Predicted 3D model of a 74-nucleotide RNA (transfer RNA) from a Phycisphaerales bacterium. The source organism's lineage runs through Bacteria, Pseudomonadati, Planctomycetota, Phycisphaerae and Phycisphaerales. Its Rfam family is "tRNA". The family's RNA type in Rfam is transfer RNA. About the family: Transfer RNA (tRNA) molecules are approximately 80 nucleotides in length. Its mean pLDDT, the model's own confidence on a scale to 100, is 81. The RNAcentral record of the sequence draws on ENA.
RNA sequence: GGCUCCGUAGCUCAGCGGUCCAGAGCGUGGGACUCAUAAUCCCUUGGUCCCGGGUUCGAAUCCCGGCGGAGCCA
Numbered sequence: 001g002g003c004u005c006c007g008u009a010g011c012u013c014a015g016c017g018g019u020c021c022a023g024a025g026c027g028u029g030g031g032a033c034u035c036a037u038a039a040u041c042c043c044u045u046g047g048u049c050c051c052g053g054g055u056u057c058g059a060a061u062c063c064c065g066g067c068g069g070a071g072c073c074a
Base pairs, nucleotide, nucleotide: 001073002072003071004070005069006068007067010026011025012024013023018057027045029043030042031041032040050066051065052064053063054062
C1' cells in the first nucleotide's frame, strides 16, 4: 500500500428499512430477606447507535468518504 470483517449503555453483545419505545445480560444505586455477609428477589440508573454526507415518506440498519480496531496479502 491492497483486500476482508468490525465500531450500538461503564463491560459483553442482539438488532439486517417502519409499526410502542433502541434492547438483553452483567454492572451502578436503592430496597426486601439475614444476627451479618453471600446468594436470591424487586425497583432504579442508563446511549450524539464512531464522525460527516447521500438515498428514502422513513436509516442503528442501504450507499460514499473519513477515523479507529482486528485479520490476511504484498